[in-house]
Context: one part of a larger RNA
RNA sequence: GGAUGAACGCUAGCGGCAGGCCUAACACAUGCAAGUCGAACGGUAACAGAGAAGAGCUUGCUCUUUUGCUGACGAGUGGCGCACGGGUGCGUAACGCGUAUACAAUCUACCUUUUACAGGGGGAUAGCCUUUAGAAAUGAAGAUUAAUAUCCCAUAGUAAGUAGUUUUGGCAUCAAAACAACUUUAAAGCUUCGGCGGUAAAAGAUGAGUAUGCGUUCUAUUAGCUAGAUGGUGUGGUAACGGCACACCAUGGCGACGAUAGAUAGGGGCCCUGAGAGGGGGAUCCCCCACACUGGUACUGAGACACGGACCAGACUCCUACGGGAGGCAGCAGUGAGGAAUAUUGGACAAUGGGCGAGAGCCUGAUCCAGCCAUGCCGCGUGCAGGAAGACUGCCCUAUGGGUUGUAAACUGCUUUUAUACAGGAAGAAACCUUUUCACGUGUGAAAAGCUGACGGUACUGUAAGAAUAAGGAUCGGCUAACUCCGUGCCAGCAGCCGCGGUAAUACGGAGGAUCCAAGCGUUAUCC
Numbered sequence: 001g002g003a004u005g006a007a008c009g010c011u012a013g014c015g016g017c018a019g020g021c022c023u024a025a026c027a028c029a030u031g032c033a034a035g036u037c038g039a040a041c042g043g044u045a046a047c048a049g050a051g052a053a054g055a056g057c058u059u060g061c062u063c064u065u066u067u068g069c070u071g072a073c074g075a076g077u078g079g080c081g082c083a084c085g086g087g088u089g090c091g092u093a094a095c096g097c098g099u100a101u102a103c104a105a106u107c108u109a110c111c112u113u114u115u116a117c118a119g120g121g122g123g124a125u126a127g128c129c130u131u132u133a134g135a136a137a138u139g140a141a142g143a144u145u146a147a148u149a150u151c152c153c154a155u156a157g158u159a160a161g162u163a164g165u166u167u168u169g170g171c172a173u174c175a176a177a178a179c180a181a182c183u184u185u186a187a188a189g190c191u192u193c194g195g196c197g198g199u200a201a202a203a204g205a206u207g208a209g210u211a212u213g214c215g216u217u218c219u220a221u222u223a224g225c226u227a228g229a230u231g232g233u234g235u236g237g238u239a240a241c242g243g244c245a246c247a248c249c250a251u252g253g254c255g256a257c258g259a260u261a262g263a264u265a266g267g268g269g270c271c272c273u274g275a276g277a278g279g280g281g282g283a284u285c286c287c288c289c290a291c292a293c294u295g296g297u298a299c300u301g302a303g304a305c306a307c308g309g310a311c312c313a314g315a316c317u318c319c320u321a322c323g324g325g326a327g328g329c330a331g332c333a334g335u336g337a338g339g340a341a342u343a344u345u346g347g348a349c350a351a352u353g354g355g356c357g358a359g360a361g362c363c364u365g366a367u368c369c370a371g372c373c374a375u376g377c378c379g380c381g382u383g384c385a386g387g388a389a390g391a392c393u394g395c396c397c398u399a400u401g402g403g404u405u406g407u408a409a410a411c412u413g414c415u416u417u418u419a420u421a422c423a424g425g426a427a428g429a430a431a432c433c434u435u436u437u438c439a440c441g442u443g444u445g446a447a448a449a450g451c452u453g454a455c456g457g458u459a460c461u462g463u464a465a466g467a468a469u470a471a472g473g474a475u476c477g478g479c480u481a482a483c484u485c486c487g488u489g490c491c492a493g494c495a496g497c498c499g500c501g502g503u504a505a506u507a508c509g510g511a512g513g514a515u516c517c518a519a520g521c522g523u524u525a526u527c528c
Stems, first nucleotide, its partner, number of pairs: 001528004006524005013380006019373002021338001026336003030333003035080003040077002043073002047071003050067008087291003096216008106208002111204007119153004129142005159184004164179006189196002217263003224254003229251008266288004270281004293314005316327004344370001346369003352366001353364004383414004394404004420464005428455001433450007472517005477498003483512005493500002
């Protein structure tokens, strides 16, 4: 000199953009953060309508009962989602990450393309109802019912398996294709009649898994480490290869080119600095990884060993009728604690994206916005021009006159950014959807009209009046831009280094003046 997720002190007008618990992965009150589909199903708890019956009289209204008949719909079965998105950096020195490859050793829901198929039967079970246990959480028994839930039989293939044949290819183990034989295994319906779905198979895309080369901190005052350990055979297991696991056999494997052990740490893109080489760091944003009170485990599923799922154990908190139960903010806000220190218990789904749905739509603390904070960067303003009697005051010098503050002020003229008042007022939006029309490949495309804004009466524009509403901080011995007076007298104090102060201090404290920055200025901490 540059920089920062900064803090502290003094001060403070505005706007835009960005950023905002670095500490206790400490503990959490409350609300919200993941649902959706009635076009799968039995249905009807509630709401609205319609029908039927009855009653009243205001003779077309009201009331009561009833029918799932319709719109819709609480709870339930079922499907898809809940493995994403969001948070944090505990752990991890590792194929964790980065980079380049391989899988002839693999899987992949939804999506896209293509082919083929969808036959016949069965038994239940929630819910509802009845009874009943319990303070509750939550159950138990009985009867009864549906499905795109579930089961059986059939049929099938470029599906899987078994043993064959042939051809081709490769990079060794091998792989692919073709031919016929046998065995096994499918399916679901709903519909507004447009379609939406279902099953099998192949290919694509996407995503994931595994393996390998190279790179990846400190300590040798850590020198030896290792028995599933290294390899083989076989079996089991996996989506898949493999000591992944197990049985047997062999005795291997790693290490001064630093094994093992200890300490520290998420990694990268990137960020800061530097001419570069390097040095330091890993906040915000993007990619990957890991974790979800602590430890362990599996289930379901295409995918989890699962943040707002389950089970077990532990610590902690809460309810209790004492028998037993409930819970997990490192999601968004917010609270306490810790700390030098870090924000609102806000709005909207209008846009983008995600989930479900045929669709309308619903959900979305993702996201988009708003609030607070000078935390940073950038921009703007606090007036402009004229104005010497160079006033008064203050300070300094003194030859008693001068200098400085100082065009500074007053005053004159002008302007009006921002602020204030009033009026107007967006873009972001175009789709989806509805209606109509056209093309025509017949299920798609095109055109027109209508509808949709949280931000927000915001940005922006116009008008009105008026200099009106707006400057501080540090420094002035040298480094280093900027000097005098008074006070003090090695005292009080200053100080980044050198150093200053003991009676004339440009270094302490105050004043006048000056210098540098400026809505900031300094100090501290940390990095180069």
Molecule: small-subunit ribosomal RNA, 5' domain
Organism: Winogradskyella psychrotolerans